This is a predicted structure of a 73-nucleotide RNA (transfer RNA) from an Actinomycetota bacterium.
Rfam family: tRNA. Gene Ontology term of the family: triplet codon-amino acid adaptor activity.
The RNAcentral record of the sequence draws on ENA.

[in-house]
């Protein structure tokens, strides 16, 4: 340098154009317990790496850039 995959709450992840973005841990609050862990219940938390496009409509397509993993040189 060129190709290629890949970026979603604190962390791992589901979601392949039209549901209020859905879970698990993790946090916090209450219940349970003599006090805790498990365990039930509720909640707080993301607008989907960034910027444009395409579309009535985009986390889902498409270009550019950044980040992380690769192959080749």
């Nucleotide at each position: 340098g060129u190709c290629c995959u890949u970026g979603u709450g604190g962390u791992c992840u589901a979601g392949a154009g039209g549901a209020a973005a859905g879970g698990a841990c993790g946090c916090c609050g209450c219940g349970c317990u003599a006090c805790g862990a498990a365990c039930g219940c509720g909640g707080a938390g993301g607008u989907c790496g960034g910027a444009g496009g395409u579309u009535c409509g985009a986390a889902u397509c498409c270009u550019c850039c950044c980040g992380a993993g690769g192959a080749c040189g």